[in-house]
Molecule: transfer RNA
Organism: Thermobaculum terrenum ATCC BAA-798
RNA sequence: UGGGGGAUCGUCUAACGGUAGGACGACUGACUCUGGAUCAGUUAAUCGUGGUUCGAAUCCACGUCCCCCAG
Repeated sequence: UGGGGGAUCGUCUAACGGUAGGACGACUGACUCUGGAUCAGUUAAUCGUGGUUCGAAUCCACGUCCCCCAG
């Protein structure tokens, strides 16, 4: 430099163009003499800027970063 793939709660991971979900974590409560375990609840996210669309995490363009292949 060319080609391909990827970026979603603090972390990991889902989501036909139609309510952004789950697990772990954190916090609160229950239980316990205390802690742990267990149970219930809460918390919190679509890489950025535009475009298409009634509606975009998803499609398109450009950019940033990461991975793979080729030279």